[in-house]
């Protein structure tokens, strides 16, 4: 100059739902969102077969336990005008790496 990965920073994007209702306020109640952060699994892999499943054989099917992903699932947190926030994206900058 070129490619790839990770980290951090700086720039640009970036969705949903209540400007509810009571209340002087503290607050309390009803209703919704899912894209910080968390919770939960599938197929796979691995162990083990006490009960159940099998006509025997746990090689394979069946069960049980661990691992096990998302923008998927719950809604604890968070959020329901603007502003902030905001997974993710793109763009440099840094870091590390291939090959010339």
């Nucleotide at each position: 100059a070129c490619g790839g990965a990770u980290u951090a920073c700086a720039g640009g994007g970036a969705a949903g739902a209540g400007a509810c209702u009571c209340g002087c306020a503290a607050g309390a109640g009803c209703g919704c969102c899912g894209a910080a952060g968390g919770u939960g699994c599938a197929a796979a892999u691995c162990u083990g077969g006490a009960a159940a499943c099998a006509g025997g054989c746990g090689a394979a099917c069946c069960c049980a336990g661990a691992u096990g992903a998302a923008u998927c699932u719950c809604u604890c947190a968070g959020g329901c005008a603007a502003a902030a926030g905001g997974a993710c994206c793109c763009u440099g900058u840094u870091u590390c790496u291939g090959a010339a």